[in-house]
Context: one part of a larger RNA
């Protein structure tokens, strides 16, 4: 020199745009971070209008554990989302990641295209109501009930699968097309319109296709150490099973005796991996923080459940380890999610607003949820801009410093004069990001609502130099010197080396140099 997620001293005016626990993957108070759907379903609360048993009656008029009709909201049943989003890097030296392939050995919920199809009938369970047992967290025993729940039955195409056949192809096992048999596999409805008949729209089930996501082999490709040189029995390979959506010692029987290794096995150590960042002319060294892509984990260790996907961070069981409430029997927790707490550290932020926008998840919208995002706060923690005033102004005030006492410097600097107004402050004006979407209508077209940031940005008027410069260094390297004090002492110091009475090197004043909202200092990389 360049560069950092930086930290420390000094110092500090604005804006924009990134960025911010690198250390204990330590332990965590308190809020929030995933729900929605009432157009799948029976209840229940609640309003509003009809009726109206009956009450009072002169009218009016009150109303039931009366029916109805409309509509809000909603615990439970059910559905679809919770495997995405969002964190973190402990673990891993591995098909983890990358790149190229392969699957004649697969899976795929929502979404899109094509075909078909949507028929009977059933039995319960919450909620509910009764009763019981527990401090609680819950449970438990009977009773009734609905469904897009659950189950059965019929029917089906190009599905499956068996055992025969006829072609065509490959890459061993084979894999495609056809032909005739025989077996096996379904569904559900809601809600608008209509006097119906019926149609419209969301579904559902098969059933063939695609997108897009997965899963599963392979070739090669990236770190130290040989003061780690043998390592290995499910270990290598058969055979036959189990198991998986699929291959596979992946497990299991039995049979063989293999299989890896100086081209580094095995073993120790360290470490997510890439795109790419950062130095450098390249080569190449050095990182892998933000942005993006995989991957692997949710207090530790395990294990499966549901499901189209999970061995599931805000689902479940078990076991540790902590923490915490108990009426001591027994019971809850999991911030490497936003915030924030103490702790640890040289050090790293508000318990903020909004869903207005993208985006996701429910839903038929309307809409709800969204600490995802979008904003907004705090930090010179980085970049990048602007500003601290412009011009005139003396042979040159004061003041300081120095002097060989003439002078010389600070210095056109200052005062003064003149002028602007970025910034600031004060009054007005005031956004882009906002069309989708609703609603009308056969279209065209036409109505309409919606903004956190934000009274911000901008921008007009006024005011007035008015609000705004400091760190370092001066002996050589390396630009910049004098005078005072000190006297091998106090001290400096990156290297070389300076201080013992005139110190250009220490302290402090003038002065000069370099940087400038920064500017040294460690630290690390190149």
């Nucleotide at each position: 020199g360049a560069a950092u997620u930086a930290a420390c001293g000094c110092u500090g005016g604005c804006a924009g745009a990134g960025u911010g626990c690198a250390u204990a993957a330590c332990a965590c108070a308190u809020g929030c971070a995933a729900g929605u759907c009432g157009a799948g379903c029976g209840g229940g609360a609640c309003u509003a209008c009809c009726u109206g048993a009956g009450a009072u009656u002169a009218c009016a008029u009150c109303a039931a554990c009366u029916g109805g009709u409309a509509g809000u909201c909603u615990a439970g049943c059910g559905g679809c989302a919770g495997a995405c989003g969002a964190g973190u890097g402990a673990g891993u030296a591995a098909c983890a990641c990358g790149u190229a392939a392969g699957c004649a050995a697969c899976c795929u919920g929502c979404c899109c295209u094509c075909g078909a199809a949507u028929g009977g009938c059933g039995a319960a369970c919450a909620a509910c109501c009764a009763g019981c047992c527990g401090a609680a967290a819950g449970g438990u025993u009977g009773g009734c009930u609905a469904a897009u729940a659950c189950g059965c039955c019929g029917u089906a195409u190009a599905a499956u699968c068996c055992a025969c056949u006829g072609g065509a192809g490959g890459c061993a096992u084979c894999u495609c097309c056809g032909g005739a048999g025989g077996a096996u596999g379904a569904u559900a409805g809601g809600c608008c319109c209509g006097c119906a008949g019926g149609g419209g729209u969301c579904g559902u089930u098969c059933g063939a296709g695609g997108a897009g996501g997965g899963g599963c082999u392979u070739g090669c490709g990236g770190c130290c150490c040989a003061u780690c040189a043998g390592c290995u029995a499910g270990u290598u390979g058969g055979c036959g099973g189990u198991g998986u959506a699929a291959u596979a010692g992946a497990c299991c029987a039995c049979c063989a005796a293999g299989g890896c290794u100086a081209u580094g096995a095995c073993g120790g150590g360290u470490a997510c991996c890439c795109g790419g960042c950062c130095u450098g002319a390249a080569a190449g060294g050095g990182c892998g923080g933000a942005c993006g892509g995989g991957c692997a984990c949710g207090a530790u260790g395990g294990c499966a459940c549901u499901g189209a996907g999970a061995c599931a961070c805000g689902g479940g069981c078990c076991a540790u380890a902590c923490u915490c409430c108990u009426a001591c029997g027994g019971g809850a927790g999991g911030c490497a999610g936003c915030a924030g707490u103490g702790g640890g550290g040289a050090a790293u932020u508000u318990u903020g607003g909004a869903c207005a926008a993208u985006g996701g998840g429910g839903g038929a919208a309307a809409c709800c949820c969204u600490g995802a995002u979008c904003c907004a706060g705090c930090a010179a923690c980085u970049c990048u801009g602007c500003g601290u005033g412009a011009g005139g102004g003396a042979c040159g005030a004061a003041g300081u410093c120095u002097u060989u006492c003439g002078g010389g410097a600070c210095g056109u600097a200052a005062a003064c004069c003149u002028c602007u107004u970025u910034u600031g402050c004060a009054c007005g004006g005031g956004a882009c990001g906002a069309a989708a979407g609703c609603c009308c209508g056969c279209a065209a077209g036409g109505g309409u609502u919606u903004g956190a940031c934000g009274g911000u940005a901008c921008u007009g008027u006024g005011c007035g130099a008015a609000u705004a410069a400091g760190c370092c260094a001066c002996g050589g390297c390396u630009a910049a010197c004098u005078a005072u004090g000190u006297g091998c002492c106090a001290g400096c110091a990156g290297c070389c080396g300076c201080g013992g009475u005139a110190a250009g090197a220490c302290a402090u004043a003038g002065g000069u140099g370099g940087c400038g909202a920064g500017c040294g200092u460690u630290a690390u990389u190149c």
Predicted 3D model of a 526-nucleotide part of an RNA (small-subunit ribosomal RNA, 5' domain) from an Elusimicrobiota bacterium. Rfam family: Bacterial small subunit ribosomal RNA. Taxonomically the source falls in Elusimicrobiota (Bacteria, Pseudomonadati).